[in-house]
RNA sequence: GCCGCCUUAGCUCAGUUGGCAGAGCAGUUCACUUGUAAUGAUCAGGUCAUCGGUUCGAUUCCGAUAGGCGGCU
Numbered sequence: 001g002c003c004g005c006c007u008u009a010g011c012u013c014a015g016u017u018g019g020c021a022g023a024g025c026a027g028u029u030c031a032c033u034u035g036u037a038a039u040g041a042u043c044a045g046g047u048c049a050u051c052g053g054u055u056c057g058a059u060u061c062c063g064a065u066a067g068g069c070g071g072c073u
């Protein structure tokens, strides 16, 4: 230098052939307990990497950029 893949909650990851963004763990509060843990319930937490385009509508499609991983040279 070229090619491919990935980027979604604090962490690990789903998701969707365009129409309300989710799970597990972690966290809050409550119940249970003499107390803690465990368990159950509850609540909160997101610019879906960034910018632009297409569209009535984009996490999803297209382009560029950034970061990460791999391959080739």
Stems, first nucleotide, its partner, number of pairs: 001072007010025004019056001027043001029041003049065005
A computed fold for a 73-nucleotide RNA from Streptomyces toxytricini, annotated as transfer RNA. Its Rfam family is "tRNA". By type it is a transfer RNA. Lineage of the source: Bacteria > Actinomycetota > Kitasatosporales > Streptomycetaceae > Streptomyces.